[in-house]
Context: one part of a larger RNA
RNA sequence: CUGGGCGUAAAGGGUGUGUAGGCGGGCAGGUAAGUCGGGCGUGAAAACUCCAGGCUCAACCUGGAGCCUGCGUCCGAAACUGCUUGUCUUGAGUACGGGAGAGGAAAGUGGAAUUCCUGGUGUAGCGGUGAAAUGCGUAGAUAUCAGGAGGAACACCGGUGGCGAAGGCGGCUUUCUAGCCCGAUACUGACGCUGAGACACGAAGGCUAGGGGAGCAAACAGGAUUAGAUACCCUGGUAGUCCUAGCGGUAAACGUUGGGCACUAGGUGUUGUCCUUUAACCGGGGCAGUGCCGCAGCUAACGCAUUAAGUGCCCCGCCUGGGGAGUACGACCGCAAGGUUGAAACUC
Numbered sequence: 001c002u003g004g005g006c007g008u009a010a011a012g013g014g015u016g017u018g019u020a021g022g023c024g025g026g027c028a029g030g031u032a033a034g035u036c037g038g039g040c041g042u043g044a045a046a047a048c049u050c051c052a053g054g055c056u057c058a059a060c061c062u063g064g065a066g067c068c069u070g071c072g073u074c075c076g077a078a079a080c081u082g083c084u085u086g087u088c089u090u091g092a093g094u095a096c097g098g099g100a101g102a103g104g105a106a107a108g109u110g111g112a113a114u115u116c117c118u119g120g121u122g123u124a125g126c127g128g129u130g131a132a133a134u135g136c137g138u139a140g141a142u143a144u145c146a147g148g149a150g151g152a153a154c155a156c157c158g159g160u161g162g163c164g165a166a167g168g169c170g171g172c173u174u175u176c177u178a179g180c181c182c183g184a185u186a187c188u189g190a191c192g193c194u195g196a197g198a199c200a201c202g203a204a205g206g207c208u209a210g211g212g213g214a215g216c217a218a219a220c221a222g223g224a225u226u227a228g229a230u231a232c233c234c235u236g237g238u239a240g241u242c243c244u245a246g247c248g249g250u251a252a253a254c255g256u257u258g259g260g261c262a263c264u265a266g267g268u269g270u271u272g273u274c275c276u277u278u279a280a281c282c283g284g285g286g287c288a289g290u291g292c293c294g295c296a297g298c299u300a301a302c303g304c305a306u307u308a309a310g311u312g313c314c315c316c317g318c319c320u321g322g323g324g325a326g327u328a329c330g331a332c333c334g335c336a337a338g339g340u341u342g343a344a345a346c347u348c
Stems, first nucleotide, its partner, number of pairs: 003320004007302002012316001014201004021194003025088007033081002035077008048066007091191001092188004096183004103177007110154001115149007125136002162169002206247006215241002220236004258315006266293011297304002321348003330341004
């Protein structure tokens, strides 16, 4: 490079926006770059293949033909691709009317609970475990009542429910804001798909600075357990967890399944909306989403199966035996921790 692949064997980039590039709807005209046909020129010789000949044969040599798959030029064709002109509406989008939603940001606010503080009642235990002990408590704990402080999380509703590109999002109210779906018309007229680089977002933990700190809790301390116990269990407990502004850029970032379009039996549940009968529910149907089961087909099997892992096309990413190793070196990024890119020797 080609081929074959990427749910679980190696392999889908964490996710999006989008540049270059690649690919791209219907009809008609033009053009002739690609494409196709033909002519001419060229494509050295040798080599190679075939035929014939010369050394007694052969190797070898000689002659002829082919070949040199190409390039140039001229003439021609116009289906397809390209370019160009005009046009179209089904792809895409805009406007209009409805709608659902933990989508995002900010501000405000509510109740339950834990802890702490103050006061009342009250007295000897509480707590904890497999059993204990450390611990707390006569300086009055635990329990209980009242008041107060503070932080964090939002029971029930809550649902293979919803929203978001992914990460993710859950008390309530307001403001700002993004996307999506349905309906019926009108408009633009291919404006599309994908997307190397790039840019943006990106759980938890971590880092910087300043706040905050109730509960929980790495580290740490003690008590147990044990042969030991740098653990599992218990009592404590600091970073952290929370907020603001930055950094970092990873994950079993998973549906372990990249995105788009088209096509290919059904059955059943659910969410949104529209139509239908209706006063309403129920029932029937359409579109969009989300589950389960299942045929054809696919698959090594498991399984997937209109939300494909089926049948095709377009574009991107990635794989190529195990270990060494996501290491070393270099480069780039980072405050650091480290991240990204990413070998080889050797070995089986």